The part of an RNA shown here (large-subunit ribosomal RNA, domain II) has 681 nucleotides and comes from Tetragenococcus halophilus. Its Rfam family is "Bacterial large subunit ribosomal RNA". Its family is annotated with ribosome and structural constituent of ribosome in the Gene Ontology. The coordinates come from a structure-prediction model, not an experiment, and the mean pLDDT is 86. NCBI's taxonomy places the organism under Bacteria, Bacillota, Lactobacillales, Enterococcaceae, Tetragenococcus.
[in-house]
Context: one part of a larger RNA
RNA sequence: ACCGGCGAGUUGCGCUGGCUGGCGAGGUUAAGUCUGAAAAGACGGAGCCGCAGCGAAAGCGAGUCUGAAAUGGGCGUUGAGUCAGACGGCGCAGACCCGAAACCAGGUGAUCUACCCAUGUCCAGGUUGAAGGUGCGGUAAAACGCACUGGAGGACCGAACCCACGUACGUUGAAAAGUGCGGGGAUGAGAUGUGGGUAGCGGAGAAAUUCCAAACGAACUUGGAGAUAGCUGGUUCUCUCCGAAAUAGCUUUAGGGCUAGCGUCAAGGAAGCAAUGAUGGAGGUAGAGCACUGUUUGGACGAGGGGCCCGUCUUGGGUUACCGAAUCCAGAUAAACUCCGAAUGCCAUUGAUUGCCCCUUGGCAGUCAGACGGUGAGUGAUAAGAUCCAUCGUCGAAAGGGAAACAGCCCAGACCACCAGCUAAGGCCCCUAAAUGUAUGUUAAGUGGAAAAGGAGGUGGGGUUGCUUAGACAACUAGGAUGUUGGCUUAGAAGCAGCCAUCAUUGAAAGAGUGCGUAAUAGCUCACUAGUCGAGUGACCCUGCGCCGAAAAUGUACCGGGGCUAAACAUACUGCCGAAGCUGUGGAAAACACCUUAGGUGUUUUGGUAGGAGAGCGUUCUAAGGGCGGUGAAGGUCGACUGAAAAGACGGCUGGAGCGCUUAGAAGUGAGAAUGCCGGU
Repeated sequence: ACCGGCGAGUUGCGCUGGCUGGCGAGGUUAAGUCUGAAAAGACGGAGCCGCAGCGAAAGCGAGUCUGAAAUGGGCGUUGAGUCAGACGGCGCAGACCCGAAACCAGGUGAUCUACCCAUGUCCAGGUUGAAGGUGCGGUAAAACGCACUGGAGGACCGAACCCACGUACGUUGAAAAGUGCGGGGAUGAGAUGUGGGUAGCGGAGAAAUUCCAAACGAACUUGGAGAUAGCUGGUUCUCUCCGAAAUAGCUUUAGGGCUAGCGUCAAGGAAGCAAUGAUGGAGGUAGAGCACUGUUUGGACGAGGGGCCCGUCUUGGGUUACCGAAUCCAGAUAAACUCCGAAUGCCAUUGAUUGCCCCUUGGCAGUCAGACGGUGAGUGAUAAGAUCCAUCGUCGAAAGGGAAACAGCCCAGACCACCAGCUAAGGCCCCUAAAUGUAUGUUAAGUGGAAAAGGAGGUGGGGUUGCUUAGACAACUAGGAUGUUGGCUUAGAAGCAGCCAUCAUUGAAAGAGUGCGUAAUAGCUCACUAGUCGAGUGACCCUGCGCCGAAAAUGUACCGGGGCUAAACAUACUGCCGAAGCUGUGGAAAACACCUUAGGUGUUUUGGUAGGAGAGCGUUCUAAGGGCGGUGAAGGUCGACUGAAAAGACGGCUGGAGCGCUUAGAAGUGAGAAUGCCGGU
């Protein structure tokens, strides 16, 4: 991992609701007794519920309480209950099942390990050579010196022994901590044997939360115990009807609850509810505006202030490239501005149309993590697959078609069958169903098939305005001069470093010079003019489609691919394809209505998670009835049968002794999941 078996809403007692049944102003017995094989039956009225309430109570009573007292006010008086049963739910119990870490109590452990006690054992060999001692020297005596002796030391080197610093290997190991090679201690705070001691709210600890029998921030074991788990996981047959929520308020509350909202079922009610239309309203949003409150640009005018000047005892006078309130003109701006002011939405009314979606009471829920998309705001950075509201949609709980693939986008809501038809979105060259469709244009970039500021004689359309047969634009030929090297500056400055001026002459025309150039000149060129040529040629604005701007990580890789110059884009048109949509044919089911009730017809409906409601299938056992079975039961296996499903027959083979059916009843009643449990392979 697979297969098989086992595996989760139960039981008791109460409460509550509807259902069924009995009796009914009553209903009912409990323990127990009698009888009986048992079941059943009979007795048993204690008790309980109901028939009256109000008050704290005394108490009074269809009333009562409050109060001195109520014209009052509160609670009552007006429709039946009760017992039993199965069922839905709740409470108390382990209460659907499995699961903690933990807490407490009683015990068991120091054969591992820590420390301690008692008693033993062990440490090859080599080295160093303390104190002390002796002799000699030395001294007044000492001190002191030398030699020898001596044999100290948590001394030295190094086996056994003990340890574990490095590294390699090992890492489903040879081993749940080792092996190899090296390493440290090795007479000591040494190592070790045996016996004993200390116990968990504890012991021990040269101290590390370290050890206390291979897991110790509190051992193990048994019990309390099915601890508790607002948490995770799991929870077993079928079909039918309806079908949510991810919100509000409160919460030591935020991944949990309670009430409401939204679902379902039942009973009752009445004309209500919803959408659209019509009519009537309230309002201050979008927009707009500046009349208020703020903000704000320019100008005019200008009180006042500053500077300068004059003058003075003081008051002051003049002036201004300064600042500047108020006022005026023009132009702006606002979520917390409004002289204005929509569309929607909202509230009403309605003899309008459509639908049945309404209300009340009661039983049972689930939901309280929502997601994305469009629109309107806030937060953020007018960031986020961000976040928080409002509103609508889809997903959630929705399959089908499209978007290559793609919960939330577009189309469209799957009762079942069909080798029938029509369409939606989207498509129609091939992959790939359907147009290599029609008409008119555009694009040349593979733009299409990713992107900005910005840039450009790309190209199409529209417009405005110059020049032009008195010859334009482009090209070519020629000229482009003189005063003069203008003046200044400068080493120089001659059209052309810079500053100032920018005149005049000759002329068809020619700047005191457009650019290159020189040290400065020179040289080339331009403006301008003539000629040649002979018809268009410039500038600007609006707009369509393109170009550049354009670098990313596995491999083309920003059309799904092939490939396309139309198979791209724009406009218009005609066909066709295309879904579980719609239609057709047949069938099933639900609700309602009518006819009539074996049923038929009509209308509408039948996606669905949580969840509510209903109807069934199957398993085991029980009762009654009626059956089958050695002429072969159950079980097994094969088969092309039946039923809408769970399922059920029949036949063959196997098997070898029990087993269906009908109607009721009772449950240890249905497995694929729980890192489920046990077994097998």